Bacterial RNase P class A from Candidatus Lambdaproteobacteria bacterium RIFOXYC1_FULL_56_13, 384 nucleotides, folded computationally.
It matches the Rfam family "Bacterial RNase P class A". It is annotated as a ribozyme. From the family's description: Ribonuclease P (RNase P) is a ubiquitous endoribonuclease, found in archaea, bacteria and eukarya as well as chloroplasts and mitochondria.

[in-house]
RNA sequence: CGAGUCGGAAAGGGUACCGCUGGAGGUUUACUCCGCCAGAGGAAAGUCCGGGCUUCGCAGGGCAGGAUGCUGGCUAACGGCCAGAGGGGGUGACCCUAUGGAAAGUGCCACAGAAAUUAUACCGCCGAUGGCCCCAAAAGGGAUCAGGUAAGGGUGAAAUGGCGGGGGAGCUGGUCUCCUUAAAGUAAGAGCCCACCGCAGGGGUGGCGACAUCCCUGGCUAGGCAAACCCCAUCCGAAGCAAGUCCAAAUAGGGCAGCAUAUGGGAACGGCCCGUUCCUGCUGCCGGGUAGGACGCACGAGGGGUCGGGUAACCGGCCUCCCAGAUAAAUGGUAUCCACCUCCGCAAGGAGGCACAGAACCCGGCUUAUUGACGGCUCGACUC
Repeated sequence: CGAGUCGGAAAGGGUACCGCUGGAGGUUUACUCCGCCAGAGGAAAGUCCGGGCUUCGCAGGGCAGGAUGCUGGCUAACGGCCAGAGGGGGUGACCCUAUGGAAAGUGCCACAGAAAUUAUACCGCCGAUGGCCCCAAAAGGGAUCAGGUAAGGGUGAAAUGGCGGGGGAGCUGGUCUCCUUAAAGUAAGAGCCCACCGCAGGGGUGGCGACAUCCCUGGCUAGGCAAACCCCAUCCGAAGCAAGUCCAAAUAGGGCAGCAUAUGGGAACGGCCCGUUCCUGCUGCCGGGUAGGACGCACGAGGGGUCGGGUAACCGGCCUCCCAGAUAAAUGGUAUCCACCUCCGCAAGGAGGCACAGAACCCGGCUUAUUGACGGCUCGACUC
RNA backbone atom coordinates (compact mmCIF):
# COMPACT_ATOMS: atom_id res chain seq x y z
C1' C A 1 0.00 0.00 0.00
C1' G A 2 -3.81 -3.57 -1.29
C1' A A 3 -7.35 -7.30 0.16
C1' G A 4 -9.98 -9.16 4.29
C1' U A 5 -11.88 -10.17 9.33
C1' C A 6 -13.55 -8.81 14.16
C1' G A 7 -14.80 -5.04 17.89
C1' G A 8 -16.34 -0.89 20.93
C1' A A 9 -17.95 3.99 20.66
C1' A A 10 -20.24 8.49 18.16
C1' A A 11 -24.72 10.15 15.70
C1' G A 12 -22.65 17.50 14.87
C1' G A 13 -21.50 22.09 18.52
C1' G A 14 -22.23 27.49 19.98
C1' U A 15 -25.18 32.27 19.95
C1' A A 16 -29.62 35.29 18.99
C1' C A 17 -34.87 35.81 17.95
C1' C A 18 -39.81 33.63 17.38
C1' G A 19 -42.90 29.40 18.85
C1' C A 20 -44.80 24.29 21.23
C1' U A 21 -45.35 20.46 25.60
C1' G A 22 -44.44 19.43 30.75
C1' G A 23 -42.72 20.74 35.90
C1' A A 24 -42.44 23.59 40.21
C1' G A 25 -42.77 29.12 41.69
C1' G A 26 -44.96 34.02 41.57
C1' U A 27 -49.36 36.44 39.69
C1' U A 28 -54.51 36.74 37.89
C1' U A 29 -61.75 36.94 37.71
C1' A A 30 -59.48 33.44 34.23
C1' C A 31 -53.32 28.54 31.97
C1' U A 32 -54.33 35.41 32.67
C1' C A 33 -49.45 36.83 32.37
C1' C A 34 -44.10 36.56 34.05
C1' G A 35 -39.39 34.61 34.24
C1' C A 36 -36.72 29.73 35.55
C1' C A 37 -35.79 24.40 34.53
C1' A A 38 -36.48 20.04 31.36
C1' G A 39 -37.97 18.13 26.52
C1' A A 40 -36.80 11.36 21.20
C1' G A 41 -33.41 6.86 19.42
C1' G A 42 -29.50 3.50 18.55
C1' A A 43 -32.55 1.74 16.32
C1' A A 44 -38.06 5.33 19.30
C1' A A 45 -39.01 0.79 13.49
C1' G A 46 -40.78 -4.59 12.56
C1' U A 47 -44.27 -6.21 16.62
C1' C A 48 -40.71 -11.65 16.07
C1' C A 49 -39.57 -13.84 21.25
C1' G A 50 -39.44 -13.15 26.86
C1' G A 51 -40.93 -10.63 31.46
C1' G A 52 -43.26 -6.87 34.77
C1' C A 53 -48.20 -4.85 35.45
C1' U A 54 -53.85 -5.39 34.91
C1' U A 55 -58.56 -8.02 34.39
C1' C A 56 -60.92 -12.74 33.92
C1' G A 57 -60.50 -17.98 34.99
C1' C A 58 -58.19 -21.59 38.23
C1' A A 59 -57.88 -27.63 44.19
C1' G A 60 -54.73 -30.87 41.69
C1' G A 61 -53.83 -33.68 37.40
C1' G A 62 -54.61 -35.13 32.35
C1' C A 63 -56.04 -34.63 26.92
C1' A A 64 -55.59 -31.39 22.81
C1' G A 65 -52.49 -27.46 20.85
C1' G A 66 -47.89 -24.64 20.60
C1' A A 67 -42.64 -23.77 21.40
C1' U A 68 -37.75 -25.43 22.31
C1' G A 69 -33.96 -29.46 21.45
C1' C A 70 -25.17 -30.85 22.02
C1' U A 71 -22.90 -29.44 27.29
C1' G A 72 -22.15 -26.11 31.45
C1' G A 73 -23.40 -21.32 33.16
C1' C A 74 -26.07 -16.21 33.34
C1' U A 75 -30.97 -14.09 33.93
C1' A A 76 -37.20 -11.86 36.38
C1' A A 77 -37.63 -14.72 31.92
C1' C A 78 -36.45 -16.06 26.91
C1' G A 79 -36.48 -18.97 21.04
C1' G A 80 -31.56 -14.19 24.32
C1' C A 81 -26.42 -13.92 26.08
C1' C A 82 -21.52 -16.06 27.78
C1' A A 83 -17.96 -20.09 27.93
C1' G A 84 -17.11 -24.78 25.80
C1' A A 85 -17.84 -29.75 22.78
C1' G A 86 -18.83 -32.10 17.98
C1' G A 87 -19.44 -31.11 12.63
C1' G A 88 -18.58 -27.90 8.26
C1' G A 89 -16.08 -23.63 5.38
C1' G A 90 -11.60 -20.48 4.79
C1' U A 91 -4.11 -20.17 3.32
C1' G A 92 -5.41 -17.24 7.68
C1' A A 93 -7.67 -13.63 11.14
C1' C A 94 -12.27 -15.75 11.60
C1' C A 95 -17.16 -17.50 10.22
C1' C A 96 -21.55 -20.98 9.98
C1' U A 97 -24.18 -24.85 12.65
C1' A A 98 -32.55 -26.65 15.43
C1' U A 99 -26.50 -30.69 16.78
C1' G A 100 -32.13 -35.70 21.24
C1' G A 101 -34.05 -40.59 19.00
C1' A A 102 -33.57 -44.05 12.31
C1' A A 103 -32.36 -52.20 16.18
C1' A A 104 -40.80 -48.39 18.49
C1' G A 105 -43.81 -47.79 14.15
C1' U A 106 -45.42 -45.38 9.39
C1' G A 107 -43.63 -42.79 5.15
C1' C A 108 -40.06 -40.93 1.53
C1' C A 109 -35.13 -41.52 -1.10
C1' A A 110 -34.54 -37.00 -7.45
C1' C A 111 -31.53 -38.53 -11.95
C1' A A 112 -29.32 -42.94 -13.37
C1' G A 113 -30.04 -48.01 -12.56
C1' A A 114 -32.62 -54.63 -13.12
C1' A A 115 -33.22 -53.30 -8.13
C1' A A 116 -33.26 -47.82 -3.07
C1' U A 117 -34.24 -51.99 1.75
C1' U A 118 -38.25 -58.54 4.03
C1' A A 119 -32.72 -56.02 -1.19
C1' U A 120 -32.51 -57.13 -6.41
C1' A A 121 -31.41 -61.07 -12.07
C1' C A 122 -30.31 -55.67 -16.89
C1' C A 123 -25.61 -57.48 -19.10
C1' G A 124 -22.49 -61.80 -18.40
C1' C A 125 -22.36 -67.14 -17.14
C1' C A 126 -25.14 -71.86 -16.75
C1' G A 127 -29.38 -74.15 -18.41
C1' A A 128 -27.60 -80.56 -15.00
C1' U A 129 -33.32 -81.09 -14.03
C1' G A 130 -38.42 -80.17 -16.64
C1' G A 131 -40.90 -78.34 -21.36
C1' C A 132 -40.74 -77.04 -26.64
C1' C A 133 -38.02 -76.58 -31.40
C1' C A 134 -33.84 -77.74 -34.95
C1' C A 135 -29.75 -81.16 -36.72
C1' A A 136 -28.67 -86.48 -36.39
C1' A A 137 -30.12 -93.47 -37.95
C1' A A 138 -28.49 -93.30 -32.96
C1' A A 139 -25.25 -91.77 -29.23
C1' G A 140 -25.17 -86.92 -29.00
C1' G A 141 -25.06 -81.68 -30.38
C1' G A 142 -27.38 -76.72 -30.89
C1' A A 143 -31.02 -73.01 -29.60
C1' U A 144 -34.71 -71.38 -26.21
C1' C A 145 -38.46 -70.96 -21.97
C1' A A 146 -39.01 -72.01 -16.87
C1' G A 147 -35.27 -71.75 -13.71
C1' G A 148 -30.36 -71.18 -11.54
C1' U A 149 -25.80 -68.27 -10.57
C1' A A 150 -24.23 -62.35 -6.25
C1' A A 151 -16.29 -62.36 -4.23
C1' G A 152 -17.82 -60.59 -12.38
C1' G A 153 -19.63 -55.95 -15.39
C1' G A 154 -22.46 -51.60 -15.44
C1' U A 155 -25.74 -47.26 -12.57
C1' G A 156 -25.76 -44.17 -8.40
C1' A A 157 -24.74 -39.68 -3.05
C1' A A 158 -25.86 -44.54 -1.28
C1' A A 159 -26.22 -51.53 -3.74
C1' U A 160 -24.26 -55.92 3.42
C1' G A 161 -17.30 -51.38 5.13
C1' G A 162 -12.81 -48.83 2.82
C1' C A 163 -7.60 -48.56 1.71
C1' G A 164 -2.55 -50.22 1.67
C1' G A 165 1.33 -53.82 2.63
C1' G A 166 3.00 -58.92 3.20
C1' G A 167 2.50 -63.73 1.37
C1' G A 168 2.37 -67.29 -2.80
C1' A A 169 -1.89 -71.86 -3.95
C1' G A 170 -6.16 -75.34 -3.69
C1' C A 171 -8.57 -71.97 -1.24
C1' U A 172 -13.02 -69.11 -1.16
C1' G A 173 -18.48 -68.13 -2.26
C1' G A 174 -20.36 -64.02 4.60
C1' U A 175 -21.88 -68.34 12.14
C1' C A 176 -19.81 -73.34 12.57
C1' U A 177 -19.37 -78.55 10.80
C1' C A 178 -20.13 -82.08 6.89
C1' C A 179 -21.41 -83.03 1.77
C1' U A 180 -21.68 -80.92 -3.06
C1' U A 181 -21.52 -78.30 -9.08
C1' A A 182 -24.26 -77.43 -15.16
C1' A A 183 -22.64 -72.72 -13.79
C1' A A 184 -18.98 -68.22 -9.79
C1' G A 185 -13.95 -65.74 -7.88
C1' U A 186 -8.73 -66.36 -7.87
C1' A A 187 -0.83 -65.89 -10.55
C1' A A 188 -4.29 -58.83 -13.45
C1' G A 189 -2.55 -62.77 -6.77
C1' A A 190 -7.59 -66.52 -3.41
C1' G A 191 -7.87 -68.06 1.54
C1' C A 192 -4.52 -66.27 5.26
C1' C A 193 -1.37 -62.48 8.13
C1' C A 194 -0.34 -57.20 9.39
C1' A A 195 -1.28 -51.78 9.65
C1' C A 196 -4.53 -47.57 9.24
C1' C A 197 -9.52 -45.28 8.71
C1' G A 198 -14.72 -46.03 9.60
C1' C A 199 -18.68 -48.97 12.20
C1' A A 200 -20.52 -51.95 16.44
C1' G A 201 -19.83 -53.99 21.53
C1' G A 202 -16.92 -53.88 26.16
C1' G A 203 -13.31 -51.55 29.34
C1' G A 204 -9.39 -47.88 31.27
C1' U A 205 -7.81 -42.66 31.83
C1' G A 206 -8.95 -37.16 31.71
C1' G A 207 -13.16 -33.69 32.07
C1' C A 208 -18.97 -31.17 36.35
C1' G A 209 -20.48 -32.31 31.35
C1' A A 210 -21.00 -32.37 25.92
C1' C A 211 -16.77 -35.18 24.70
C1' A A 212 -11.55 -36.51 24.04
C1' U A 213 -7.96 -40.33 24.13
C1' C A 214 -6.10 -45.35 24.70
C1' C A 215 -6.84 -50.75 24.91
C1' C A 216 -9.56 -55.32 23.78
C1' U A 217 -13.14 -57.90 20.78
C1' G A 218 -15.59 -58.55 15.81
C1' G A 219 -20.92 -63.64 11.41
C1' C A 220 -18.93 -55.59 10.03
C1' U A 221 -24.97 -58.16 11.32
C1' A A 222 -27.31 -52.74 11.83
C1' G A 223 -27.82 -47.17 4.39
C1' G A 224 -29.91 -41.82 4.42
C1' C A 225 -34.02 -38.28 5.68
C1' A A 226 -37.27 -36.65 12.01
C1' A A 227 -36.83 -28.03 9.36
C1' A A 228 -41.85 -35.88 7.09
C1' C A 229 -45.47 -37.97 10.55
C1' C A 230 -43.92 -39.76 15.01
C1' C A 231 -41.36 -40.97 19.91
C1' C A 232 -38.73 -38.80 24.15
C1' A A 233 -37.43 -34.62 27.44
C1' U A 234 -38.38 -29.54 29.13
C1' C A 235 -41.56 -25.18 29.14
C1' C A 236 -46.42 -22.70 28.20
C1' G A 237 -54.04 -20.65 31.49
C1' A A 238 -56.40 -16.52 28.29
C1' A A 239 -56.56 -11.51 26.80
C1' G A 240 -54.05 -7.06 26.63
C1' C A 241 -52.88 0.18 28.79
C1' A A 242 -58.69 0.58 23.59
C1' A A 243 -55.58 -3.76 30.15
C1' G A 244 -57.97 -1.75 34.24
C1' U A 245 -59.57 1.83 38.46
C1' C A 246 -62.00 6.35 40.14
C1' C A 247 -64.93 11.08 39.69
C1' A A 248 -69.01 12.54 36.91
C1' A A 249 -72.86 17.02 33.58
C1' A A 250 -77.10 17.89 30.01
C1' U A 251 -81.02 14.83 27.78
C1' A A 252 -83.81 10.30 27.95
C1' G A 253 -85.15 6.18 30.76
C1' G A 254 -85.26 3.23 35.98
C1' G A 255 -86.28 2.91 41.58
C1' C A 256 -88.15 5.15 46.23
C1' A A 257 -90.68 9.01 49.03
C1' G A 258 -93.90 13.20 49.37
C1' C A 259 -97.53 16.37 47.20
C1' A A 260 -101.31 17.25 43.61
C1' U A 261 -106.12 15.28 41.33
C1' A A 262 -109.54 12.88 38.45
C1' U A 263 -116.72 13.30 38.08
C1' G A 264 -110.06 15.18 33.85
C1' G A 265 -107.21 13.36 29.33
C1' G A 266 -105.39 9.10 26.41
C1' A A 267 -105.31 3.71 25.12
C1' A A 268 -107.40 -1.52 25.00
C1' C A 269 -111.91 -4.72 25.21
C1' G A 270 -115.09 -5.05 16.70
C1' G A 271 -118.89 0.11 16.53
C1' C A 272 -122.02 2.90 20.54
C1' C A 273 -123.40 3.14 26.01
C1' C A 274 -122.08 1.21 30.75
C1' G A 275 -118.22 -1.22 33.01
C1' U A 276 -113.13 -3.07 33.80
C1' U A 277 -107.81 -2.55 33.24
C1' C A 278 -103.42 0.30 32.05
C1' C A 279 -100.94 5.00 31.24
C1' U A 280 -100.51 10.31 32.10
C1' G A 281 -98.49 15.78 36.63
C1' C A 282 -94.90 18.33 40.13
C1' U A 283 -90.83 18.15 43.75
C1' G A 284 -86.82 15.71 46.22
C1' C A 285 -83.47 11.71 46.87
C1' C A 286 -80.90 7.25 45.04
C1' G A 287 -78.37 4.07 41.62
C1' G A 288 -76.58 2.67 36.57
C1' G A 289 -74.42 5.03 32.53
C1' U A 290 -72.78 8.76 28.05
C1' A A 291 -69.86 13.30 27.00
C1' G A 292 -65.89 15.08 29.80
C1' G A 293 -62.01 14.68 33.53
C1' A A 294 -58.42 12.11 36.76
C1' C A 295 -55.44 7.85 37.87
C1' G A 296 -52.74 3.81 35.56
C1' C A 297 -48.01 7.21 33.60
C1' A A 298 -42.67 8.01 34.37
C1' C A 299 -38.00 6.04 40.91
C1' G A 300 -37.03 1.99 37.28
C1' A A 301 -34.82 -5.88 36.80
C1' G A 302 -32.91 2.88 36.20
C1' G A 303 -28.24 5.96 34.59
C1' G A 304 -23.00 7.34 35.90
C1' G A 305 -18.48 6.48 38.83
C1' U A 306 -15.55 3.29 41.81
C1' C A 307 -14.11 -1.20 44.42
C1' G A 308 -14.57 -6.54 44.74
C1' G A 309 -15.93 -11.74 42.66
C1' G A 310 -16.07 -14.37 37.89
C1' U A 311 -12.27 -16.52 31.61
C1' A A 312 -17.00 -14.25 30.31
C1' A A 313 -22.24 -13.35 30.18
C1' C A 314 -23.24 -11.49 34.83
C1' C A 315 -23.40 -10.59 40.24
C1' G A 316 -22.46 -7.75 44.83
C1' G A 317 -20.85 -3.32 48.04
C1' C A 318 -20.28 2.03 48.36
C1' C A 319 -20.89 7.07 46.36
C1' U A 320 -23.72 10.01 43.18
C1' C A 321 -27.82 11.67 39.66
C1' C A 322 -33.42 12.29 38.64
C1' C A 323 -33.32 11.96 33.07
C1' A A 324 -39.85 13.28 27.74
C1' G A 325 -44.87 12.17 29.26
C1' A A 326 -48.15 14.38 24.37
C1' U A 327 -53.83 12.68 23.51
C1' A A 328 -55.00 14.52 17.22
C1' A A 329 -50.94 14.30 19.77
C1' A A 330 -45.20 19.12 21.88
C1' U A 331 -39.91 18.00 21.14
C1' G A 332 -39.83 23.04 15.89
C1' G A 333 -38.46 27.37 12.56
C1' U A 334 -35.18 31.38 10.92
C1' A A 335 -30.34 33.85 10.91
C1' U A 336 -25.18 33.55 11.85
C1' C A 337 -20.37 31.35 13.43
C1' C A 338 -17.53 26.88 14.03
C1' A A 339 -16.53 21.48 13.12
C1' C A 340 -16.61 17.35 9.35
C1' C A 341 -16.89 15.65 3.98
C1' U A 342 -16.77 16.67 -1.50
C1' C A 343 -15.72 19.94 -5.64
C1' C A 344 -13.43 24.57 -7.72
C1' G A 345 -9.11 27.86 -6.81
C1' C A 346 -1.70 29.01 -6.64
C1' A A 347 -3.86 31.45 -2.47
C1' A A 348 -7.41 34.36 0.12
C1' G A 349 -11.77 32.24 -0.49
C1' G A 350 -16.28 30.25 -2.92
C1' A A 351 -20.18 26.47 -3.93
C1' G A 352 -22.58 22.16 -2.29
C1' G A 353 -23.47 18.29 1.29
C1' C A 354 -24.15 16.33 6.51
C1' A A 355 -27.58 9.19 6.87
C1' C A 356 -31.64 5.98 8.73
C1' A A 357 -35.46 7.70 11.14
C1' G A 358 -39.96 10.18 15.28
C1' A A 359 -41.66 8.08 22.03
C1' A A 360 -47.43 6.70 23.24
C1' C A 361 -47.64 1.45 29.76
C1' C A 362 -42.64 -0.09 30.85
C1' C A 363 -38.34 -3.25 30.58
C1' G A 364 -34.72 -7.44 28.53
C1' G A 365 -33.52 -9.41 23.66
C1' C A 366 -33.63 -10.52 18.34
C1' U A 367 -34.09 -8.75 13.40
C1' U A 368 -34.15 -4.99 9.81
C1' A A 369 -32.77 0.35 8.08
C1' U A 370 -28.48 3.73 8.17
C1' U A 371 -23.67 7.93 8.14
C1' G A 372 -18.63 8.94 8.61
C1' A A 373 -14.55 7.86 11.49
C1' C A 374 -11.39 4.74 15.00
C1' G A 375 -8.92 0.37 16.98
C1' G A 376 -7.24 -5.01 17.22
C1' C A 377 -5.98 -9.08 14.17
C1' U A 378 -4.99 -11.91 9.35
C1' C A 379 -3.13 -12.62 4.31
C1' G A 380 -0.32 -10.62 0.07
C1' A A 381 3.25 -7.20 -2.20
C1' C A 382 7.10 -3.64 -1.60
C1' U A 383 10.85 -0.57 1.17
C1' C A 384 14.34 0.15 5.31